[in-house]
RNA sequence: GGGGCUGUAGCUCAGCUGGGAGAGCAUCGCCUUUGCACGGCGGGGGUCAGGGGUUCGAAUCCCCUCAGCUCCA
Repeated sequence: GGGGCUGUAGCUCAGCUGGGAGAGCAUCGCCUUUGCACGGCGGGGGUCAGGGGUUCGAAUCCCCUCAGCUCCA
């Protein structure tokens, strides 16, 4: 320098054919306990890496950029 893959909640990750942004863990509150843990119920938490484009509508399609991994040279 060129090719491929990945980037979504604090962490690990789903998200199908373009239309609801989600799960587990973590965290907070309550219940339970003499107390803690476990357990139960409920809540908060998002620039879908960044920018642009297509579209009535984009995490999803297209282009550019950034970061990580990997292959070739």
A computed fold for a 73-nucleotide RNA from a Chloroflexota bacterium, annotated as transfer RNA. The source organism's lineage runs through Bacteria, Bacillati and Chloroflexota. Its Rfam family is "tRNA". By type it is a transfer RNA. Rfam links the family to the GO term triplet codon-amino acid adaptor activity.